[in-house]
A computed fold for a 402-nucleotide RNA from a Burkholderiaceae bacterium, annotated as Bacterial RNase P class A. The coordinates come from a structure-prediction model, not an experiment, and the mean pLDDT is 77. The source organism's lineage runs through Bacteria, Pseudomonadota, Betaproteobacteria, Burkholderiales and Burkholderiaceae.
RNA sequence: GAGGCGGAUCGGACGGUCGCCGGUGACCAGGGGCAACCCUUCACGGGAGGAAGGUCCGGACUCCGCAGGACAGGAUGCUGGCUAACGGCCAGGCGUUGGGCGGCCCAAGCUGCCCGGCGACGGAAAGUGGCACAGAAAACACACCGCCGAUGGCCGCGCAAGCGGGCAGGCAAGGGUGAAAAGGCGAGGUAAGAGCUCACCGCAUCUCUGGCGACAGCGAUGGCAGGCAAAACCCCAUCCGGAGCAACACCAAAUAGGCGUACGUACGGCUUGCCGUGUCGGGUGGUCCGCUCGAGUACGCGGGUAGGUGGCUUGAACAUUCGGGUAACCGUCUGUCUAGAGGAAUGACCGUCACACCGGCUUGCCGGUGGACAGAAUCCGGCCUACAGAUCCGUCUCCCCC
Repeated sequence: GAGGCGGAUCGGACGGUCGCCGGUGACCAGGGGCAACCCUUCACGGGAGGAAGGUCCGGACUCCGCAGGACAGGAUGCUGGCUAACGGCCAGGCGUUGGGCGGCCCAAGCUGCCCGGCGACGGAAAGUGGCACAGAAAACACACCGCCGAUGGCCGCGCAAGCGGGCAGGCAAGGGUGAAAAGGCGAGGUAAGAGCUCACCGCAUCUCUGGCGACAGCGAUGGCAGGCAAAACCCCAUCCGGAGCAACACCAAAUAGGCGUACGUACGGCUUGCCGUGUCGGGUGGUCCGCUCGAGUACGCGGGUAGGUGGCUUGAACAUUCGGGUAACCGUCUGUCUAGAGGAAUGACCGUCACACCGGCUUGCCGGUGGACAGAAUCCGGCCUACAGAUCCGUCUCCCCC
């Protein structure tokens, strides 16, 4: 100097013109709308992000409701802590993996320490089921090749001792299959073998020690329980009521429907708003009578819709001082107010500078081009994903110079 990996930060700067959204102050005038309410003028200052994104978790808030118990369902799953909460974060343990240094003489391999990466890391000695192909056997394990054939029996040879070959049978060391085959390795032992016995390592149980704990270490005992998979069902523990700002609250048209009141209805009468008799439709009812409701107009009331307003941004807020804690984080001091739209504002243009690339030459100037991912929608805490370019730290590799 270049590149890889891990972590952190930034995401052009300054100024001008014209707009858009909302705030404060002034002006208290005009316009729109039935109303609720909205708009119009001027000045001042404000106006996207590190992810505003995916909507994957967790909460605040709101309503339904009163969520106590049981069932079903879902989520989470080493330990301790943080937090409003979490599937998040921090610290630790264990496993695994990469690198560095050291030890076993070197290599390989094993191991100790240090620095990272990753881990759905509860239970397979509760039960049910599964394990393709290959293979003898995939689990109440098994025997293809192989080894043995001590014991029992047979055949051959031999005078005999015995030797050789089969059978019954024994074995699971070696070979072979497989992702996976009943501890590993060495020695003893044996007919051959085998934890059959022993040393070391592993494993299980127990005691002690250290640790809040996950767990670690020493020792003793046991000859080994028993394959894999719970990201198969399942079991165990913990947590979870549902819906979501289109929540929800308030104001409030037209039309239709509801309720109330008044006047009415076809004919007749008169006291001119009452009486009598009727028509049509519905209800009651098998049918008729009877009873009852309605038929039109006006006014009022109440619910909902369109529409309008609130909810709406002061908050688990941000910056900062000091203190506690390994840290996540917590307490405390001081300061700041930091978008709030709603068919949805945050835009366009210009100038100067910085950055990258290209070209030119007077070699530090001129000219040209370019700028990612993306864009608030009730608000927070996370996770995940996208990203031109720039900076810093750690670590490793390679190259150049001394």
It matches the Rfam family "Bacterial RNase P class A". From the family's description: Ribonuclease P (RNase P) is a ubiquitous endoribonuclease, found in archaea, bacteria and eukarya as well as chloroplasts and mitochondria. Its family is annotated with tRNA processing, dimeric ribonuclease P complex and ribonuclease P activity in the Gene Ontology.